[in-house]
Molecule: small-subunit ribosomal RNA
Organism: metagenome
RNA sequence: CCCCGUUGAUCCUGCGGGAGAUUGCUGCUAUGAGAGUUCGACUAAGCCAUGCAAGUCAGAGGGCUAUCGCAAGAUAGCACAGGCAGAAUGCUCAAUAACACGUCAAUAAUCUGCCCUUAGGUUCGGAAUACCCUUGGGAAACUGAGGCUAAAACCGGAUAGAGAAUUAGUACUGGAAUGUCUUUUUCUUGAAAGGCAACGCCUAAGGAUGAGUUGGCGGCCGAUUAGGCUGUUGGUAGUGUAACGGACUACCAAACCUACGAUCGGUACGGGCCGUGAGAGCGGGAGCCCGGAGAGGGGUACUGAGAUACGGACCCCAGCCCUACGGGGUGCAGCAGGCGCGAAAACUUUACAAUGCACGCAAGUGCGAUAAGGGAACUCUCAGUGCUCAUGCUUUAUGCAUGGGCUUUUGCCAAGUGUAAAUAACUUGGCGAAUAAGUGGUGGGUAAGACGGGUGCCAGCCGCCGCGGUAACACCUGCGCCACAAGUGGGAAUCACAUUUAUUUGGCCUAAAGCGUUCGUAGCCGGAUAGGACAGUCUCGGGUGAAAUCGUUGCGCUUAACAAAACGACGUGCCUGAGAUACUACCUGUCUAGGGACCGGGAGGCGGUAGGAGUAUUCCUGAGGGAGCGGUAAAAUGCUAUAAUCUCAGGAGGACUACCUGUGGCGAAGGCGCCUACCGAGAACGGGUCCGACGGUGAGGAACGAAAGCUAGGGGAGCAAACCGGAUUAGAUACCCGAGUCGUCCUAGCCGUAAACGCUGUGAACUAGAUGUUACAUAUCCCUCGUGGAUAUGUAGUGUCGAAGCGAAGGUAUUAAGUUCACCGCCUGGGAAGUACGGUCGCAAGGCUGAAACUUAAAGGAAUUGGCGGGAGAGCACCACAAGGGGUGCGGCGUGCGGUUCAAUUUAACUCAACGCAGAGCAUCUCACCAGCAGCGACGGCAGAAUGAAGGUCAGUCUGAAGGGCUUACCCAACGAGCCGAGAGGUAUUGCAUGGCCGUCGUCAGCUCGUGCCGUAAGGUGUCCUCUUAAGUGAGGUAACGAGCGAGACCCAUGCCCAUAAUUGCCAGCAGGUUCUUCGGAACGACUGGGCACAUUAUGGGGACUGCCUGGGAAACCAGGAGGAAGGUGUGGGCCACGGUAGGUCUGUAUGGUCCGAAUCUGCUGGGCUACACGCGCGCAACAAUGGCGAGGGCAAUGGGAUGCAACGCCGAAAGGCGGAGCUAAACCUCUAAACCUCGUCUUAGUUUGGAUUGAGGGCUGUAAUUCGCCCUCAUGACAUCGGAAUCCCUAGUAAUCGGUCCUCAUCAUAGACCGGUGAAUAUGUCCCUGCUCUUUGCACACACCGCCCGUCAAACCAACCGAGUUGGGUUUAGGUGAGAUCCAUCUUUCAGGUGUAUCGAACCUAGAUUCGGUGAGGUGGGUUAAGUCGUCACAAGGUA
Repeated sequence: CCCCGUUGAUCCUGCGGGAGAUUGCUGCUAUGAGAGUUCGACUAAGCCAUGCAAGUCAGAGGGCUAUCGCAAGAUAGCACAGGCAGAAUGCUCAAUAACACGUCAAUAAUCUGCCCUUAGGUUCGGAAUACCCUUGGGAAACUGAGGCUAAAACCGGAUAGAGAAUUAGUACUGGAAUGUCUUUUUCUUGAAAGGCAACGCCUAAGGAUGAGUUGGCGGCCGAUUAGGCUGUUGGUAGUGUAACGGACUACCAAACCUACGAUCGGUACGGGCCGUGAGAGCGGGAGCCCGGAGAGGGGUACUGAGAUACGGACCCCAGCCCUACGGGGUGCAGCAGGCGCGAAAACUUUACAAUGCACGCAAGUGCGAUAAGGGAACUCUCAGUGCUCAUGCUUUAUGCAUGGGCUUUUGCCAAGUGUAAAUAACUUGGCGAAUAAGUGGUGGGUAAGACGGGUGCCAGCCGCCGCGGUAACACCUGCGCCACAAGUGGGAAUCACAUUUAUUUGGCCUAAAGCGUUCGUAGCCGGAUAGGACAGUCUCGGGUGAAAUCGUUGCGCUUAACAAAACGACGUGCCUGAGAUACUACCUGUCUAGGGACCGGGAGGCGGUAGGAGUAUUCCUGAGGGAGCGGUAAAAUGCUAUAAUCUCAGGAGGACUACCUGUGGCGAAGGCGCCUACCGAGAACGGGUCCGACGGUGAGGAACGAAAGCUAGGGGAGCAAACCGGAUUAGAUACCCGAGUCGUCCUAGCCGUAAACGCUGUGAACUAGAUGUUACAUAUCCCUCGUGGAUAUGUAGUGUCGAAGCGAAGGUAUUAAGUUCACCGCCUGGGAAGUACGGUCGCAAGGCUGAAACUUAAAGGAAUUGGCGGGAGAGCACCACAAGGGGUGCGGCGUGCGGUUCAAUUUAACUCAACGCAGAGCAUCUCACCAGCAGCGACGGCAGAAUGAAGGUCAGUCUGAAGGGCUUACCCAACGAGCCGAGAGGUAUUGCAUGGCCGUCGUCAGCUCGUGCCGUAAGGUGUCCUCUUAAGUGAGGUAACGAGCGAGACCCAUGCCCAUAAUUGCCAGCAGGUUCUUCGGAACGACUGGGCACAUUAUGGGGACUGCCUGGGAAACCAGGAGGAAGGUGUGGGCCACGGUAGGUCUGUAUGGUCCGAAUCUGCUGGGCUACACGCGCGCAACAAUGGCGAGGGCAAUGGGAUGCAACGCCGAAAGGCGGAGCUAAACCUCUAAACCUCGUCUUAGUUUGGAUUGAGGGCUGUAAUUCGCCCUCAUGACAUCGGAAUCCCUAGUAAUCGGUCCUCAUCAUAGACCGGUGAAUAUGUCCCUGCUCUUUGCACACACCGCCCGUCAAACCAACCGAGUUGGGUUUAGGUGAGAUCCAUCUUUCAGGUGUAUCGAACCUAGAUUCGGUGAGGUGGGUUAAGUCGUCACAAGGUA
């Protein structure tokens, strides 16, 4: 002095937990010594076997017995009578909330044995009795009768004395006489014990000690206990007591206590002290001391100085024991000990040696008081479990091993001292490092492991948070480490932490918390001034406040604990004396600033009563009119030919009061709105006339109190719970529609609650302003001169903004949530619950008051960043719409997926972002799947092997085949897979352990940083606003200024120009040459020369920058234009941020862990991936005339080619075959493109459309074409006639359409990639749908709306409540019975007993009241519990706020 836990993160509120100290229980462990107020207190003040715990006196008495003695007698013992003690000590804490305790007083209201002091006395007599003797009863306990005897036992008399009343004196004490003293008279009562002595006894007074009684003050909880009490309160007269007193009795009065808590209920012995705490406090109070109370429960007296008596008596009750059944006995809350209860607590030890008590002259006796010992991890204190050197090992630290040395507290052994006797202790000697370390923890809090193994949401851990679902620093175990240490952990309790009960020291707008409002009683608080008195207050003094405890100092045990001594402190107090008088209270005066009254003119939806008015709705009547009306998102129910809706006129009735109307006014709040009158109340302003503190708040209490609801009587137009119908819906007990009752209205009552809210109690004072508005007053100005207007100032009210301050923040801010004061109410984690029970109010509904068990680690407030919204505002996109173009979805086929099937149909991928995807192409291979068959182990060890391992070549047999196994023969010659380890390999597993790569958000424009500033902080600002852009692109503003990654720039291609270059390219012009020719010429770069103008190719440059013009604009920029091949990032690509998605891939490769390891490895043969009731995706060709078919004609580009492309020729109807030039390729080949154009034909048909399917015959590739390839020809000619709901793509050389090339490739393309040909329509917008970005708003979401979350029902468990009853205990009332006790009277034979009256009265019984438990069929709600059911009420405008 804090720390952890609510959140994505933050700050609060708030509780939960941890860390400290102490007490008793307990787990594991344990060497020694000392000390202590430790040890059946907590539960059962439950019950007890056995032994002991109170005796003593022979120096008061009479006896008896034994011994000694001749005797007298002596000694010892015994019971009896008697004296004292037994009321102390010891134990316990049940009762008790009380004068029980503490403290201070009082006793003028009292007693006191033994002890001390003083004075005096101790006289004369008498009668019994125990023991003993004789004898009776009884089981026993015990007891009866007769006889003898003594005393310091008992009785009578005397004296001293004592008491009461009365007369007088006033002498003394004192605060006060009621006291004391003296005195008169009368009455009552009335001592003694002796002994030779020591020593006793009596009387009186005093002291000391102890006790009784009384008073003040102090110290628990509950109001879900508010009234209690009848001897109660007081008086008079008595009784009784040591003593006052209703303590008790009779009579009289009606008091007394209580909100400052009576009574009742619960709990509890009180204090000194103890624990904890900085303290204030809070908790405890068994132990030691003081006081009290009790002795199985209850009662009663006796004796005595003292008891209503723990180890005395009597009685009742309950329990137990003995019994001969007649009757008796008994009380461990004394010390040991036993049972029981329990988490819980010792030996049936020794001694009176010490201290102390009783008795005694004393010696002494007795004492479970006490002193000692034994046991116990009860607490505190002290000490130890070793030190060191060398060598070796060890990476160090340092540890281990071996060897040597040192020490001896402790341990073991021996002797002595010690003690009542011992234990212990002390002294001396010997031996030997010998005899001595654990417990808890190691994820955070919280010191200490990113160590190994095991386990796999299992087993388990965890105070709290939380770990564990295959890489666990958290479980179990090993090692290491940390903390404390003879101890260390766990659970329980108390204090502290907790300023979470707040006096010190908190709060109440939103976290829990201001009563709905006002009036007002008690209480609390209260303006100025003077005087008095001194209660509070303050100062000084006296008494008391036990000891122990606590502090300081020094002292004694070796130290310490501990003990003793001195001083101090504590006891915070009470009693008492003297003083001070500021403040508070009190008393007496005065004042006016608070408050009140009065006067004046104004304001007002303020209240009550009465009268009047107005529009509208509805209904009725009459007239007009004639088909629908009404209602909704859309409808329907409904109304209407018996005439509606609609129009006009008239009437009836009830409710309401538009406009004015306002952020305005009034009222205590609820609330109040047409006009007028009357009655009533309040506030403000102004005046400054009066009173003179009369005031503030306000527990209880009273009054008022919206709406709904209730009672009675009216009223009822409209609206409208319930109910009915129509819709909606999965359902719709709702939202919407049509009807419609209670009610809404009035009168008289009740209810008493609301988000009764400003979620802010009332009053007062002080503390910057600015600006509206209402009322009044004053001043100035204007004026249409009015009941006008404006401005300024003041007061009062009511709003907005805002400084300081305050606040967790939001916010508040002279109308405080600021700074202070006074008073009241309320709060103390969430839930259970504003529930239960009780009380009270109410006609009821229900209101007020108001818990607990149990459950839970959070619930909550404010703000932040995101995400989300069936919120709002901007901007944007053909993976959005609109305007259009073309498709898919129908049928056929191809292909992929699912499902199903199968021996296997290998696997991955599942919205966009899986599904012509991996598969850039499955007959074998691929290949991972299935069936069958085979093969393989580097290295080490063991068994085997020259008595021949492995291998090879024939033959036989097994087999579908191959290979292999087995048998046999031969060859070669040293290894060897039979076993245990360990490997190679693995398309085995984990993409949720990973790298790398990729998809997607994203054709987006965002994502951040430094410094500064703002905020307690999360965080914000910058990145915002306006304009602009494709863009966080830019410009201007701005607590921001700059910067980075993205965008852009950049790179590639393409489009224009220039320069250079010229083969395999080109050839305009020139010269040849060749071919054809109608001889005019034409064609040919295939050919030669030549050339590089053009095209092309290659390289290097240029060009476009809003540069120029016009308009707009502050600028950025936008619109248009010129020029230009190209115009506003030219066009198309590449690249594509911080990050998210546990997205995809372990089957491309890489790789951790796990697994298989002679099989999940490697190979071979065959099959499968190609299956087929079905569903889906992507495509192809179609359904035809913008077409099909036939004939003819015309125009490309990109590419590829040596296991290749192949011209050309021949054969074939074709696919193709045979031969084969050229080409290492700007040279040769592929390579005559198709759509298109021209002509012809078909004429709207399942066709001359369309081509599926099937049959037959051929061809090619390849080892192989059956499962399962492609192509050609002939034949066959299915379904399909433009496609429901829905859905996809596209903005220009694009869509659409047409063909070509490449890739993969032995063969196979409707796929993919690229190339060119023909070549549109529409928009120049929008945010409606789907989404994205930004801002804002709401949020109970943060795994982030695929979120969160509520209730019923079903299941299990838990505690509680109600409950017909039933059962038990406590308290209490009344009555009955009544042991016994006491007083009185009386009788009998003294003692003693009997009887009677009266009073008290335990115990038992009966009836009732009250309270607390047990149990109870059944019922009720509540709480808890990973994955049950039904809905979706709440959180977004949560889809009806």